[in-house]
RNA sequence: GCGCGCGUAGCUUAGCGGAAGAGCGCCUGCCUUACACGCAGGAGGUCGCUGGUUCAAUCCCAGCCGCGCGCA
Numbered sequence: 001g002c003g004c005g006c007g008u009a010g011c012u013u014a015g016c017g018g019a020a021g022a023g024c025g026c027c028u029g030c031c032u033u034a035c036a037c038g039c040a041g042g043a044g045g046u047c048g049c050u051g052g053u054u055c056a057a058u059c060c061c062a063g064c065c066g067c068g069c070g071c072a
Stems, first nucleotide, its partner, number of pairs: 001071007010024004018055001026042005048064005
């Protein structure tokens, strides 16, 4: 330099055109003498960035940035 894959909550990740979900973690309450476990509820996301297509984009297209793999 070229090709391919991946970037979504603190972490691991699902979703793949029509209001962004889960597990773990965190917070509150219940339970307990207390802690843990368990149960109930809650907070937390500019969906890497910028543009394009579309009535509508996490999703499709282009460029860029970062990470990984391969080729030279």